[in-house]
Transfer RNA from Camelus dromedarius, 72 nucleotides, folded computationally. The organism belongs to Camelus, within Eukaryota.
RNA sequence: GAGGGUAUAGCUCAGUGGUAGAGCACAUACUUAACAUGUAGGACACCCUGGGUUCAAUCCCCAGUACCUCCA
Numbered sequence: 001g002a003g004g005g006u007a008u009a010g011c012u013c014a015g016u017g018g019u020a021g022a023g024c025a026c027a028u029a030c031u032u033a034a035c036a037u038g039u040a041g042g043a044c045a046c047c048c049u050g051g052g053u054u055c056a057a058u059c060c061c062c063a064g065u066a067c068c069u070c071c072a
Base pairs, nucleotide, nucleotide: 001071003069004068005067006066007065010024011023012022013021018055026042028040029039030038048064049063050062051061052060
């Protein structure tokens, strides 16, 4: 320098053109002498950034940023 991939909750991941879910973690209550386990009901992401297409974009297109991989 060229190609490919990834970016979504604190972490690991899913998801789909009609504004997003799981597990772990977190906090609360019950249970216990206390912890752990278990149960219940919660909070937490406008989806890397900026533009474009669209009635509507996390999703499609373009550019950029960071990381991974491969070629030279």